This is a predicted structure of a 74-nucleotide RNA (transfer RNA) from a Candidatus Kaiserbacteria bacterium. Rfam family: tRNA. The family's RNA type in Rfam is transfer RNA. Its mean pLDDT, the model's own confidence on a scale to 100, is 81. The sequence is in RNAcentral, with records from ENA.
[in-house]
């Protein structure tokens, strides 16, 4: 300089043959349980799906560009 991969919640990730409202576990917060705590239940909050743009009646998802970050070639 050249291909290839990743970016989705406070973490690890899932969804990605476009279609309702973006979702699990773990964590946080209230509840219930207990004599008090763990454990185990229940319930809630938390996102500009990396940014910017195109396509579309509709984009996390398809096209493009750019940043990050990791392998791989010269």
């Nucleotide at each position: 300089c050249c291909g290839g991969g990743c970016a989705u919640a406070g973490c690890u990730c899932a969804g990605u043959u476009g279609g309702c409202u973006a979702g699990a576990g773990c964590g946080u917060u209230c509840g219930a349980c207990u004599g008090a705590u763990a454990c185990u239940c229940g319930a809630a909050a938390g996102g500009u799906c990396c940014u910017a743009g195109g396509u579309u009646c509709a984009a996390a998802u398809c096209c493009u560009a750019g940043u990050g970050c990791c392998c791989g070639g010269a």